[in-house]
Molecule: Guanidine-I riboswitch aptamer
Organism: Robertmurraya korlensis
RNA sequence: GAAAAUGUUUUCUAGGGUUCCGCAACAGCUUGUUGGUCUGGACCGAGAGGAAACUCACAGUUUUUUGCUGUGUCACGGAGGGAUAAAAGCCCGGGAGGU
Numbered sequence: 001g002a003a004a005a006u007g008u009u010u011u012c013u014a015g016g017g018u019u020c021c022g023c024a025a026c027a028g029c030u031u032g033u034u035g036g037u038c039u040g041g042a043c044c045g046a047g048a049g050g051a052a053a054c055u056c057a058c059a060g061u062u063u064u065u066u067g068c069u070g071u072g073u074c075a076c077g078g079a080g081g082g083a084u085a086a087a088a089g090c091c092c093g094g095g096a097g098g099u
Base pairs, nucleotide, nucleotide: 007054008053009052010051011050012049015044016043020041021040022038023035024034025033026032027031056072057071058070059069060068061067074094076097080092081091082090
């Protein structure tokens, strides 16, 4: 920029680990080593969790335009693998499978 529609983005939480900070222990002590079975700072973070904004669809209204208002369904789910320092409800994945 264009397209698209169980759409996109932001933020919060469930959850997650340990590069960094902090904390604790030890030590050869201007620092180093170890520890996430350390509450934390910070970080990652939901298709099937929350909130908001913008789109999209339909209906109504309005000076045709354009605005404004309202409505917008369902979702049980492994194992295994991948990324990052490392892990996870992150990604593979509305997957495999099930009803």